[in-house]
C1' cells in the first nucleotide's frame, strides 16, 4: 500500500426511500408485597461527520473519521 464488511438509544440488536425510527436488557417512577426479589403498568433515551441524489435519506452515491477482515 491494495480489496471488502461495520458505524442506530447506556449495552445487544431490528429496520432494503414515506415507520411516532422497534424489539431485549439495563435505568427512573408507580401498583402487588411485612420487606427485598418475581410479575404487571408506565415513562425517559439513539439513526459517527461532511456533501450529493430525490418531492422526500437511517436507508442510495462520494468524502472524512473510527473499528474489523483479507492480500502484499
Nucleotide at each position: 500500500g491494495g480489496u471488502c464488511c461495520c458505524a442506530u438509544c447506556g449495552u445487544c440488536u431490528a429496520g432494503c426511500g414515506g415507520u411516532u425510527a422497534g424489539g431485549a436488557c439495563a435505568c427512573c417512577g408507580g401498583a402487588u408485597u411485612c420487606u427485598c426479589a418475581u410479575u404487571c403498568c408506565g415513562g425517559g433515551a439513539a439513526c459517527a461527520g461532511g456533501g450529493g441524489u430525490u418531492c422526500g435519506a437511517u436507508u442510495c452515491c462520494c468524502c472524512u473519521u473510527g473499528g474489523g477482515a483479507c492480500u502484499a